The prediction has a mean pLDDT of 84. Small-subunit ribosomal RNA, 5' domain from an uncultured candidate division WS6 bacterium, 524 nucleotides, folded computationally. The RNAcentral record of the full RNA draws on Greengenes.
Context: one part of a larger RNA
RNA sequence: GGAUGAACGUUGGCUGUGUGCCUAAGGUAUGCAAGUCGAACGAACUCGCUACGCUUAUAGUCGCUUGCGACUAUAAGUUAGCGUGUGAGUGGCAAACGGGUGAGUAACACGUGGAUAACCUGCCUUAAAGUCAUGAACAGCUCAUCGAAAGAUGGGAUAAUACAUGAUAGUCUUACAAUUUCUAUCCGACUUUGUAAGUAAAGCUCCGGCGCUUUAAGAGGGGUCCGCGUCCUAUCAGCUUGUUGGUGAGGUAAUAGCUCACCAAGGCUAAGACGGGUAGCUGGCGUGAGAGCGCGGUCAGCCACCAUGGAACUGAGACACGGUCCAUACUCCUACGGGAGGCAGCAAUUAGGAAUCUUGCGCAAUGGGGGCAACCCUGACGCAGCGACACAGCGUGGAGGAUGACGGUCUUCGGAUUGUAAACUCCUUUUAUGUGGGAAGAAUAGAUGACGGUACCAUAUGAAUAAGCACCUGCUAACUACGUGCCAGAAGCAUCGGUGAUACGUAGGGUGCGAACGUUAUCC
Numbered sequence: 001g002g003a004u005g006a007a008c009g010u011u012g013g014c015u016g017u018g019u020g021c022c023u024a025a026g027g028u029a030u031g032c033a034a035g036u037c038g039a040a041c042g043a044a045c046u047c048g049c050u051a052c053g054c055u056u057a058u059a060g061u062c063g064c065u066u067g068c069g070a071c072u073a074u075a076a077g078u079u080a081g082c083g084u085g086u087g088a089g090u091g092g093c094a095a096a097c098g099g100g101u102g103a104g105u106a107a108c109a110c111g112u113g114g115a116u117a118a119c120c121u122g123c124c125u126u127a128a129a130g131u132c133a134u135g136a137a138c139a140g141c142u143c144a145u146c147g148a149a150a151g152a153u154g155g156g157a158u159a160a161u162a163c164a165u166g167a168u169a170g171u172c173u174u175a176c177a178a179u180u181u182c183u184a185u186c187c188g189a190c191u192u193u194g195u196a197a198g199u200a201a202a203g204c205u206c207c208g209g210c211g212c213u214u215u216a217a218g219a220g221g222g223g224u225c226c227g228c229g230u231c232c233u234a235u236c237a238g239c240u241u242g243u244u245g246g247u248g249a250g251g252u253a254a255u256a257g258c259u260c261a262c263c264a265a266g267g268c269u270a271a272g273a274c275g276g277g278u279a280g281c282u283g284g285c286g287u288g289a290g291a292g293c294g295c296g297g298u299c300a301g302c303c304a305c306c307a308u309g310g311a312a313c314u315g316a317g318a319c320a321c322g323g324u325c326c327a328u329a330c331u332c333c334u335a336c337g338g339g340a341g342g343c344a345g346c347a348a349u350u351a352g353g354a355a356u357c358u359u360g361c362g363c364a365a366u367g368g369g370g371g372c373a374a375c376c377c378u379g380a381c382g383c384a385g386c387g388a389c390a391c392a393g394c395g396u397g398g399a400g401g402a403u404g405a406c407g408g409u410c411u412u413c414g415g416a417u418u419g420u421a422a423a424c425u426c427c428u429u430u431u432a433u434g435u436g437g438g439a440a441g442a443a444u445a446g447a448u449g450a451c452g453g454u455a456c457c458a459u460a461u462g463a464a465u466a467a468g469c470a471c472c473u474g475c476u477a478a479c480u481a482c483g484u485g486c487c488a489g490a491a492g493c494a495u496c497g498g499u500g501a502u503a504c505g506u507a508g509g510g511u512g513c514g515a516a517c518g519u520u521a522u523c524c
Stems, first nucleotide, its partner, number of pairs: 001524004006520005013394006019387002021352001026350003030347003035093003040090002044086002047083005053078011099306004109230008119222003124218008132166004141156006172198007181189002203210002231277003238268003243265008280302004284295004307328005330341004358384001360383003366380001367378004397427004407418004432461006441451001468513005473494003479508005489496002
């Protein structure tokens, strides 16, 4: 000198773009953050329409006997059908994404380049073939019981794209036999053929479609393995028994001591094993002429975690932040028998700290989930709010103006300086305030904008609304007076201060930067 997710002191006009718990991966009140589909399904309730099918009441007409019957109208109830809506339930898809955090991890975690002849892949795309027959249940519901609650138990009835059984099928799977072309983990892959055995399906519809099953391929996504690279420490020198290898078995989507039994005695290490400390890694960021050195906040990729420890279930995908089970600590409810919870999601709160924001608006845009769609959900996201936290831009007026005014300060008392500075004259209106108009962002045939009456435009008013901070001995740009008297104090270093202090304090003047200026911390 440059830089910062900064903080502190003094000061503070505006706009835009960014950015904001670096500490306690401490604890959390409250609200919201993952739902959706009635074009899979049955039932319930609400409202409307139709049939006026049934009942009742009122009125009228007719038959007519005081009453009864028939017909018409109105009202109410009920039944059946259709449609709208509601909240539960069965079922499907989603919930493994998106969000947060960096505790752990020195590791195939990350980066880079390869391998997979050792693998998987829902939704989507392309292509081929199919979608037959039947059955038994379980929720909701109802009846009963237990419990303070959370919830639970038993009996009965019921639907489906839920579940189950059977049929059929090949380019599928498995086994065996042959065969072609490759490859080099040679008991392998691939092509073709034969034999045997085995496994499928679901319907709905507004008639336009939407689905379902099997197979082959693609795209995108993921798993695993390997070469190389990746901090300090030898005041850590030896480490290892599933350890290293083999055989067999189990296991996985898949290779493998991944696991187990048996056998062998191996494997790593001064090119640093093992141990200890520290740490998420990268694209990048800062600095520097570069080589380097330091850092990894925001944004993007990967990884790990979602109170702590462990486990599996479901599923194409999890060993799952807002799922389940167990244990632990903590918090809450309780009728004391027993239950409930997990903000490292967005806001917010408390604690800690030098220190870090609103319990805001909207799904209008972009993107995501569900749905044929309409649409619903979305604290992702888009916006607004707060903070000079950073960067950038603008302003606080411009021109003229000497009697060089008053005042202040210094003075050799002549004057010098503040100083064209002010006053005063003329001008302008960025900004400010008022008034009027008013977008793009919307993709469209039309409709649809949170931001927002915002940006922007026009017009009116009036210099009007707007300057400070640090320093002035040398390094280092800028000096005098007074006060103080090794005191009070200053200080980055050298140092300054003990009665003429340009170094302390104040004032005038000056220098530097300027909505900032200094200080502190850290890096180059």